Transfer RNA from Candidatus Methanoflexus mossambicus, 72 nucleotides, folded computationally.
This record gives sequence, C1' cells and structure tokens, in this order.
RNA sequence: GGACCAGUGGUCUAGGGGUAUGAUACCGCCCUCACAUGGCGGUGAUCACGAGUUCGAAUCUCGUCUGGUCCA
Repeated sequence: GGACCAGUGGUCUAGGGGUAUGAUACCGCCCUCACAUGGCGGUGAUCACGAGUUCGAAUCUCGUCUGGUCCA
C1' cells in the first nucleotide's frame, strides 16, 4: 500500500428497512435472625462518526476513525 471482517446500555449479545432482544451488572421489594442462593419489578444504548438513498436507516450505499485477519 491492497483485500476482507467487526464496532449496538458499564460488560457480553440478538436483530440485516417500520423507534432494539436477552443475559450480566446496578437499584427497589419478597424470602432469611443475617448473608448467600432464589423469585418479582425498575433504571439504563436514537446502534463508532459524517454524508447520501428512502415516507421511514442499527439495517442499504459512500467516506472517515478504531480493532482484527490475510496478501505484498
């Protein structure tokens, strides 16, 4: 220098055009003499950034950044 893949709550992750799923963590309640385990509920991401297409973009296209793999 070139090719490909990935970037989504604090962390991990599903979703591949119609305002994002689950787990974990955190908070509250129940349970216990108390702790742990367990049960119930709640808060939290406009999806790396910018632009374009579209009635509508996390999703499609282009560019930028970061990380990984391969080639030279």
Lineage of the source: Archaea > Methanobacteria > Methanobacteriales > Methanobacteriaceae > Candidatus Methanoflexus. Its Rfam family is "tRNA". Rfam describes the family as follows. Transfer RNA (tRNA) molecules are approximately 80 nucleotides in length. Model confidence (mean pLDDT): 84 of 100.